[in-house]
C1' cells in the first nucleotide's frame, strides 16, 4: 500500500426560492450538534536524542448530522 470483514456519533431542525399535478427533489439563510476522512493546535509519549516524529487529547476550517447511500479514524485475516 492492495483485498475481503467489522467500524460510531450528531436535526426526519425552521423558513425562503426554484421545478412538480402531487409525493418528492434541489438550493439559500439562521439555530442547534458531531468527531473516526483531512487540516490545525498543545504536547502525554516516541526515537536513530539537544535535533526530530509526534496523539483517540483539543479546535472545528473543511466534513458530516431521520433511513438508505457514500465516507469513514481504528481492528481482523491475506499478500
Nucleotide at each position: 500500500g492492495c483485498g475481503c470483514g467489522g467500524g460510531a456519533g450528531a436535526g426526519u431542525g425552521u423558513g425562503g426560492a426554484g421545478g412538480g399535478a402531487a409525493g418528492c427533489c434541489u438550493u439559500c439563510a439562521c439555530c442547534g450538534c458531531c468527531g473516526a476522512a483531512g487540516g490545525a493546535g498543545c504536547a502525554a509519549c516516541c526515537g536513530c536524542c539537544c535535533c526530530g516524529g509526534a496523539a483517540u487529547c483539543u479546535c472545528u476550517c473543511a466534513g458530516g448530522c431521520a433511513c438508505c447511500a457514500g465516507g469513514g479514524a481504528c481492528c481482523g485475516c491475506g499478500c
The prediction has a mean pLDDT of 83.
The RNA shown here (Glycine riboswitch aptamer) has 79 nucleotides and comes from uncultured Sphingomonas sp.
The source organism's lineage runs through Bacteria, Pseudomonadota, Alphaproteobacteria, Sphingomonadales and Sphingomonas.
The sequence is in RNAcentral, with records from MGnify.
It matches the Rfam family "Glycine riboswitch aptamer". Clan: Glycine riboswitch clan.